A computed fold for a 73-nucleotide RNA from Candidatus Onthovivens merdipullorum, annotated as transfer RNA. It matches the Rfam family "tRNA". Rfam links the family to the GO term triplet codon-amino acid adaptor activity. Its mean pLDDT, the model's own confidence on a scale to 100, is 81.
[in-house]
RNA sequence: GGAAAGUUAGCAAAGGUGGUCAAUGCGGUGGACUGAAAAUCCACAAAUGAUAGUUCGAUUCUAUCACUUUCCA
Numbered sequence: 001g002g003a004a005a006g007u008u009a010g011c012a013a014a015g016g017u018g019g020u021c022a023a024u025g026c027g028g029u030g031g032a033c034u035g036a037a038a039a040u041c042c043a044c045a046a047a048u049g050a051u052a053g054u055u056c057g058a059u060u061c062u063a064u065c066a067c068u069u070u071c072c073a
Base pairs, nucleotide, nucleotide: 001072002071003070004069005068006067007066010026011025012024019056028044029043030042031041032040049065050064051063052062053061
């Protein structure tokens, strides 16, 4: 330098025919239970890498950029 894949809560990780509330696990907060803990159960908060474009509507489609991984040179 070229190519491919990826970027989603604090961490991991799925999904989405473009449309109502973006799963799940761990973690966090509050509560229940207990003599007290642990375990278990209930509830709550928190996320679509950035900027543009297309569209009535973008997390999803398109472009550029940034970063990560792999391959080629």